[in-house]
RNA sequence: CGGAGUAUAGCUCAGCCUGGUAGAGCACUGUCUUCGGGAGGCAGGGGUCGCAGGUUCAAAUCCUGCUACUCCGA
Numbered sequence: 001c002g003g004a005g006u007a008u009a010g011c012u013c014a015g016c017c018u019g020g021u022a023g024a025g026c027a028c029u030g031u032c033u034u035c036g037g038g039a040g041g042c043a044g045g046g047g048u049c050g051c052a053g054g055u056u057c058a059a060a061u062c063c064u065g066c067u068a069c070u071c072c073g074a
Stems, first nucleotide, its partner, number of pairs: 001073007010026004020057001028044005050066005
């Protein structure tokens, strides 16, 4: 320098192809249970979907550029 992949909750990831209320598990908070802890039940909080634009009534999703990381080639 060229090509490909990844970026979504504190962590691991799904959702993207086929645009229509942002989710799961673990973790966290409260509560029940216990002498206490652990396990378990119930309830709850937490996201400008890497950044910036474009298209659209509507974008995590489609298009363009950029950034970071990984892989392949030179």

This is a predicted structure of a 74-nucleotide RNA (transfer RNA) from Oceanicaulis sp. The sequence was found in a public genome assembly. Model confidence (mean pLDDT): 82 of 100. Rfam family: tRNA. By type it is a transfer RNA. About the family: Transfer RNA (tRNA) molecules are approximately 80 nucleotides in length.